[in-house]
Context: one part of a larger RNA
RNA sequence: CUGGGCGUAAAGGGAGCGUAGGCGGAAGUGCAAGUUAGAAGUGUAAUCUAUAGGCUCAACCUGUAGCUUGCUUUUAAUACUGCUCUUCUUGAGUAUGGAAGAGGGAGAUGGAAUCCCAGGUGUAGCGGUGGAAUGCGUAGAUAUCUGGAAGAACACCAGUAGCGAAGGCGGUCUCCUGGUCCAAUACUGACGCUGAGGCUCGAAAGCUAGGGGAGCAAACAGGAUUAGAUACCCUGGUAGUCCUAGCCGUAAACGAUGGACACUAGAUGCUGGAUUCGGUUACGAAUUCAGUGUCGUAGUUAACGCGUUAAGUGUCCCGCCUGGGGAGUACGAUCGCAAGGUUGAAACUC
Numbered sequence: 001c002u003g004g005g006c007g008u009a010a011a012g013g014g015a016g017c018g019u020a021g022g023c024g025g026a027a028g029u030g031c032a033a034g035u036u037a038g039a040a041g042u043g044u045a046a047u048c049u050a051u052a053g054g055c056u057c058a059a060c061c062u063g064u065a066g067c068u069u070g071c072u073u074u075u076a077a078u079a080c081u082g083c084u085c086u087u088c089u090u091g092a093g094u095a096u097g098g099a100a101g102a103g104g105g106a107g108a109u110g111g112a113a114u115c116c117c118a119g120g121u122g123u124a125g126c127g128g129u130g131g132a133a134u135g136c137g138u139a140g141a142u143a144u145c146u147g148g149a150a151g152a153a154c155a156c157c158a159g160u161a162g163c164g165a166a167g168g169c170g171g172u173c174u175c176c177u178g179g180u181c182c183a184a185u186a187c188u189g190a191c192g193c194u195g196a197g198g199c200u201c202g203a204a205a206g207c208u209a210g211g212g213g214a215g216c217a218a219a220c221a222g223g224a225u226u227a228g229a230u231a232c233c234c235u236g237g238u239a240g241u242c243c244u245a246g247c248c249g250u251a252a253a254c255g256a257u258g259g260a261c262a263c264u265a266g267a268u269g270c271u272g273g274a275u276u277c278g279g280u281u282a283c284g285a286a287u288u289c290a291g292u293g294u295c296g297u298a299g300u301u302a303a304c305g306c307g308u309u310a311a312g313u314g315u316c317c318c319g320c321c322u323g324g325g326g327a328g329u330a331c332g333a334u335c336g337c338a339a340g341g342u343u344g345a346a347a348c349u350c
Stems, first nucleotide, its partner, number of pairs: 003322004007304002012318001014201004021194003025088004030083002033081002035077008048066007091191001092188004096183004103177007110154001114150001116148006125136002162169002206247006215241002220236004258317006266295013299306002323350003332343004
């Protein structure tokens, strides 16, 4: 390489859109490129195989045929693939009517808490801990009441509840806006699936510029602890956390499980629809779609487990793996302001 694999052993790209490519529903017409069958030519020699002959045999040598898995030309076949044309509706989509939702963006606004400021009451402590101390306080703190200011986050509701491709999304209201589900018809007529490159999105931290800064808090300072304590605990505290514009492009970006389609027992919760039945209503029951959980049959798995939301049975496409360390390192390339990211070895060693 072939092959075998990718939940946990090495291995699913962080996610989507989509180019090339690969693959692709039902019926029919034509063509005959692939395909299949026949024929002809060619397919050096040696080797090899079969057979016959020559050295007394054999090795060896020679003849003939095959082989040379192929190529070219030609004749025919038309099931499958392909191409052409016609048709279809079940895949896909559009229209109509409903439905739920922390989906996204912008603006406005609310209360609780915290801290600060001003004032009143009031007096010696407060704070903190395992115990203390640093710290704050007679220049009046802590506590309590009134008024004001600021920033950030939204208790309860809240739920193995919902929405989103993923990252993620949670006070309330308004505007703009994306997707999904259900029902019944009508329409288009395969318009589909996947997707190398590419493009876009992408938590936190970090970076640039300008704002903002209540609380929290890397770094840092002090107090403790300790043999030491560059920590855990305490008192402080700056970047940062927040906003705007841009960059970064990584995470245990996890379901450690790529996407699509089809098939293969059930049971039981929850969410959003629809239909039927019962009931005055509230609601209940059955059926059926879509989602989200738990258990479980067959099957599968090394086992754990998975099990119609598959890790079962199949098809298509992409990504990735191939002993441990060296190493996600070096070098080169490329992206980035930088930090660094992406791509990614070898020697050597076990």